[in-house]
RNA sequence: GCGAGCAUAGCUCAGCGGUAGAGCAGUCGUCUUAUACACGACCGGUCCAUGGUUCGAUCCCAUGUGCUCGCA
Numbered sequence: 001g002c003g004a005g006c007a008u009a010g011c012u013c014a015g016c017g018g019u020a021g022a023g024c025a026g027u028c029g030u031c032u033u034a035u036a037c038a039c040g041a042c043c044g045g046u047c048c049a050u051g052g053u054u055c056g057a058u059c060c061c062a063u064g065u066g067c068u069c070g071c072a
Stems, first nucleotide, its partner, number of pairs: 001071007010024004018055001026042005048064005
C1' cells in the first nucleotide's frame, strides 16, 4: 500500500428495518445460627462518530476513527 472482519451495559456477547436483551459483575431480599450455594427482584446503554436512504436505522449505504487478521 491492497483486502477482510469487529465496535451494543463495568466485562463476555445476542439482537437480519418497528420504543434494545441475556449471562457474569454490583445492590437488595428470601433461605441459613452464620457464610457460601440456590432462588427472586432491582440497577446499569448518546448502540464508535458524522452524513445519507427510509414513515421509521443498532440493523442498509458512504466517509472517518480505533482494534484485529490476511496479502504484498
This is a predicted structure of a 72-nucleotide RNA (transfer RNA) from a Minisyncoccota bacterium. It matches the Rfam family "tRNA". By type it is a transfer RNA. NCBI's taxonomy places the organism under Bacteria, Bacillati, Minisyncoccota. RNAcentral holds the sequence, with entries from ENA and MGnify.